[in-house]
Context: one part of a larger RNA
Molecule: small-subunit ribosomal RNA, central domain
Organism: uncultured bacterium
RNA sequence: UUGGGUUUAAAGGGUCCGUAGGCGGGUUUGUAAGUCAGGGGUGAAAGUUUACGGCUUAACCGUGAAAUUGCCUUUGAUACUGCAGAUCUUGAAUAUUUGUGAAGUAACUAGAAUAUGUGGUGUAGCGGUGAAAUGCAUAGAUAUCACAUGGAAUACCGAUUGCGAAGGCAGGUUACUAACAAAUUAUUGACGCUGAUGGACGAAAGCGUGGGUAGCGAACAGGAUUAGAUACCCUGGUAGUCCACGCCGUAAACGAUGGAUACUAGCUGCUUGGACAGAUUAAUGUUUGAGUGGCUAAGCGAAAGUGAUAAGUAUCCCACCUGGGGAGUACGUUCGCAAGAAUGAAACUC
Repeated sequence: UUGGGUUUAAAGGGUCCGUAGGCGGGUUUGUAAGUCAGGGGUGAAAGUUUACGGCUUAACCGUGAAAUUGCCUUUGAUACUGCAGAUCUUGAAUAUUUGUGAAGUAACUAGAAUAUGUGGUGUAGCGGUGAAAUGCAUAGAUAUCACAUGGAAUACCGAUUGCGAAGGCAGGUUACUAACAAAUUAUUGACGCUGAUGGACGAAAGCGUGGGUAGCGAACAGGAUUAGAUACCCUGGUAGUCCACGCCGUAAACGAUGGAUACUAGCUGCUUGGACAGAUUAAUGUUUGAGUGGCUAAGCGAAAGUGAUAAGUAUCCCACCUGGGGAGUACGUUCGCAAGAAUGAAACUC
């Protein structure tokens, strides 16, 4: 490079935004760059292929033809692509109305529960386990009542529920933002899709500074268990978990399935809009969108399975894969306070 692939065999970037680039809706006019056709020039010879010929044959040699797939020039063609002009509305976007939700940020706030403190009642145990012990308790524990303090998390509702680009998001209220859906008009008129480099966001753990610390709890200590027990069980318990600001930039960041568009039998749930029928309203029914589940036809698939939310049929763009180990290692570079992250080999070996 050609070809083949990426749910599970190697392989989809964690997610989005977006630069260059690639690709791009309908009609029409012009142009003729790409494209197509004809003519001309050139494409040395040798070599190659081929037809014939010459050495007895062959190698070798001679003559002719073809090929030389290219380049330049010229005359045309105009379907497609490009370029330029005009126009359209179905792609895209905006406005309006209505609606949806654990979407985000900030502030305020509520009630259970645990813990602690103070006081009251009250007396000998409590706690814990497979059984125990460490531990707590006559300096009055556990239990119980009242009050107070403080931190963290929000039972029920709650659901193959909903929202968000992903990570993720759950008591209540308010403020400020964002998103999505439907409807009928109205407006713009291809403004679109994808997206190398780049940017932003990005669970948990971890790091820095300052707070906070109820419960839980790496490390650590003790008690058990055991042959041992650096564990599982128990009693304690520091970082951490929480808040603010700043780093880190990784996860089985998973649907192990990149994004966009179109098309291709059905059945049945849920969420949320619109229209119509019914009609006072409503129950209910029909229909049409958006999202989210289950089962299946065809097809696809090595099979498991998938199946309009495709892993089907096609088009466009990006990313990635090429035997196992060595190895996501070494070296170098970039980033980081560090931990480390990113990029990423080879020898050797099977």